[in-house]
Context: one part of a larger RNA
RNA sequence: GGCAUACGGGGGAUGCCCGGGCAUCAGGACGCGAUGAAGGACGUGGCUUUCUGCGAUAAGCAACGGGGAGCUGUAAGCAAGCAUUGAUCCGUUGAUUUCCGAAUGGGGCAACCCUCUCAGGUAACUCUGAGAACGCAAAUGCGAGCAAAGUCGGGGAAUUGAAACAUCUUAGUACCCGGAAUAAAAGAAAGUAAAAACGAUUCCGUCAGUAGCGGUGAGCGAACGCGGAUGAGCCUAAACCUCUGCCUACGUUACAGAUCUAAUUCGCUGUAGCAGAGGGGUUGUAGGACUGGCAGGAGUAGAUUAGACUGCUCCGCAAAGUUACCAAGCACAAGAUUAGCAGAACGGUUUUGGAAAAGCCGACCAUAGAGGGUGAAAGUCCCGUAAGCGAAAAUUUUGUGCCUUUGGCCAGUAUCCUGAGUACCACGGAACACGUGUAAUUCUGUGGGAAUCAGCGGGGACCACCCCGUAAGGCUAAACAGUACCUGAUGACCGAUAGUGAACAAGUACCGCGAGGGAAAGGUGAAAAGUACCGGGGGACCGGAGUGAAAUAGUACCUGAAACCGUAUGCUU
Numbered sequence: 001g002g003c004a005u006a007c008g009g010g011g012g013a014u015g016c017c018c019g020g021g022c023a024u025c026a027g028g029a030c031g032c033g034a035u036g037a038a039g040g041a042c043g044u045g046g047c048u049u050u051c052u053g054c055g056a057u058a059a060g061c062a063a064c065g066g067g068g069a070g071c072u073g074u075a076a077g078c079a080a081g082c083a084u085u086g087a088u089c090c091g092u093u094g095a096u097u098u099c100c101g102a103a104u105g106g107g108g109c110a111a112c113c114c115u116c117u118c119a120g121g122u123a124a125c126u127c128u129g130a131g132a133a134c135g136c137a138a139a140u141g142c143g144a145g146c147a148a149a150g151u152c153g154g155g156g157a158a159u160u161g162a163a164a165c166a167u168c169u170u171a172g173u174a175c176c177c178g179g180a181a182u183a184a185a186a187g188a189a190a191g192u193a194a195a196a197a198c199g200a201u202u203c204c205g206u207c208a209g210u211a212g213c214g215g216u217g218a219g220c221g222a223a224c225g226c227g228g229a230u231g232a233g234c235c236u237a238a239a240c241c242u243c244u245g246c247c248u249a250c251g252u253u254a255c256a257g258a259u260c261u262a263a264u265u266c267g268c269u270g271u272a273g274c275a276g277a278g279g280g281g282u283u284g285u286a287g288g289a290c291u292g293g294c295a296g297g298a299g300u301a302g303a304u305u306a307g308a309c310u311g312c313u314c315c316g317c318a319a320a321g322u323u324a325c326c327a328a329g330c331a332c333a334a335g336a337u338u339a340g341c342a343g344a345a346c347g348g349u350u351u352u353g354g355a356a357a358a359g360c361c362g363a364c365c366a367u368a369g370a371g372g373g374u375g376a377a378a379g380u381c382c383c384g385u386a387a388g389c390g391a392a393a394a395u396u397u398u399g400u401g402c403c404u405u406u407g408g409c410c411a412g413u414a415u416c417c418u419g420a421g422u423a424c425c426a427c428g429g430a431a432c433a434c435g436u437g438u439a440a441u442u443c444u445g446u447g448g449g450a451a452u453c454a455g456c457g458g459g460g461a462c463c464a465c466c467c468c469g470u471a472a473g474g475c476u477a478a479a480c481a482g483u484a485c486c487u488g489a490u491g492a493c494c495g496a497u498a499g500u501g502a503a504c505a506a507g508u509a510c511c512g513c514g515a516g517g518g519a520a521a522g523g524u525g526a527a528a529a530g531u532a533c534c535g536g537g538g539g540a541c542c543g544g545a546g547u548g549a550a551a552u553a554g555u556a557c558c559u560g561a562a563a564c565c566g567u568a569u570g571c572u573u
Stems, first nucleotide, its partner, number of pairs: 001572009015558001016523002020494002022491007029483002031146002039100003042055003046078002051073001061094006070082003105114003115132006134143003151179005161168001165215001191198002202229005212220002233475003236419001240279007248272003257266002259308006284453001286418004290412005296315007317407005329402010340389002346362004351358001363380002365369001371383003424448008434460001455470005510517002530557001533544004
């Protein structure tokens, strides 16, 4: 020096564990904000660096409920206290809520500086309270900013693919901006079809990788129909009538007018135009106005009287209802959420053990043998579980009642109305699965520019026939999308190099001027019982003693692999 055996050091793999994560499902909620948000700064405790809570009333104040013996967070300890006259704790409603921040009196290098007005107060300053931004606008008003995803609109790439690359693709994606709601958008046919028909929209399956589009390359990629989810329909503009206003025109000689007929009376009243309000009216088998006819009761108005007519009010009849149509609530009842209550049934053992829940023996409950804890493995020890019960206050759902809203039929077709710089066309673009193509359809930057129901649009150039619809105004629940957040449940999900970056004072320490980047780090024991005391040492520490089942479990703490480093013994060179 090597090998072997034994015992150690070192190291932190492995096993076991989980108050941490991940994913899915179900339910809730889907907003907060000038009454000052989200997010922060600084404070705040008897001793308090952090975290948590809170705000100069500062780990808190008040009321109302729950609860019932301990309590003063993490977090030991000391001190001082509170509590059956009900504390701590949990829930609901209030009070307080510094400064910054949309930040809003002015300024500013956020958490700071400097003013003005009114009121109070002072000898005076200091001081106390309230107010003073901007826009829309003229109300006792609204807005502004923040927030995960999904949604709608305005803009809008490139890497990439085409084995290069330019049309094309990636992709109307990423990203930016704006809007709104818990959903958004869309939506009650100027539709889809095809000789048969269907009947708003949305979503799913299929049709179908089909028909097509395409440097006919790469690729892109429908619809009809069928089967399902859901289911809901409506309001206006106009014609016409009435009223009000303008004072524009006519007119005020009596033409005309005051609902109609007759008589009387009035006469600055009326007619037309324009504007506004109320009624009316809303569709394709065209509909409506208009004209004619019919249609409950009572009252009342239309200059007066008589008759008629029309309008209005009330009653009756009918229908509907708080999401649109179509509008504001109130009361009651029953639920739900935000604290909770109660909850069956077991003992023995001189078996083992530190400890019984294990073994053995003998019982019991079960609408409860889900799960967790307890010194190992407990239906009957504890928390729970099944079935059941519960709210002063706040929020919310459903139902009922009050209540509210709405209200006709037939016939005729002479006249009137039925959404205009619109439809459509040309040029230039874009969207449609469809790249200009035979390119219909939709949108529109520029220019031109209709018809009026005997009308107009569509059926993939265009024309005819036929069929379908009725544009140029608007509203509309459900089925559909999502999850920052709350609650519950589940897992052939992870188990500390995994699972979130983060199981631990993690978006921390640290790095960067900054945008930004971004860790490592879990485990004594059943219980601290965390080693009194003695000895050695300057001390760390070590040897005894003691605790404990165990100390090779001693806070460098479960298990404790390997590399690596030793000590002892044997063999060997």
This is a predicted structure of a 573-nucleotide part of an RNA (large-subunit ribosomal RNA, domain I) from Leptospira weilii serovar Topaz str. LT2116. Its mean pLDDT, the model's own confidence on a scale to 100, is 80. The RNAcentral record of the full RNA draws on Rfam.